[in-house]
RNA sequence: UCGCGGGAGAGAUCGGGGUGGUUCGCCGCCCCGACGCCGAAGGCGCAACCGCCCCGGAAACGCUCAGGCAAACGGACCGCGA
Numbered sequence: 001u002c003g004c005g006g007g008a009g010a011g012a013u014c015g016g017g018g019u020g021g022u023u024c025g026c027c028g029c030c031c032c033g034a035c036g037c038c039g040a041a042g043g044c045g046c047a048a049c050c051g052c053c054c055c056g057g058a059a060a061c062g063c064u065c066a067g068g069c070a071a072a073c074g075g076a077c078c079g080c081g082a
Stems, first nucleotide, its partner, number of pairs: 001082006011035001013034009036069003042065001043063003049057002
């Protein structure tokens, strides 16, 4: 790096628009916006510690820019195989 398996958290929230369906009550999908929330892609920051002159490295901690909040997908990380 590739394949397989495992893998958490948080509104299937509200409003507007488009589109399709409809038993005409509504419903699905997409886009935009609002408020609330999560911490495990990525990013940034700090400490223990390593190093120790400087520089530097550095968490599952902190931030929440990005990302995410039914299922699916994704997913740090873990196991097995090549």

This is a predicted structure of an 82-nucleotide RNA (Glycine riboswitch aptamer) from uncultured Brevundimonas sp. Its Rfam family is "Glycine riboswitch aptamer". Its family is annotated with glycine biosynthetic process in the Gene Ontology. Rfam 15.1 lists 9,425 matches to the family in 5,228 species. Clan: Glycine riboswitch clan. The coordinates come from a structure-prediction model, not an experiment, and the mean pLDDT is 77.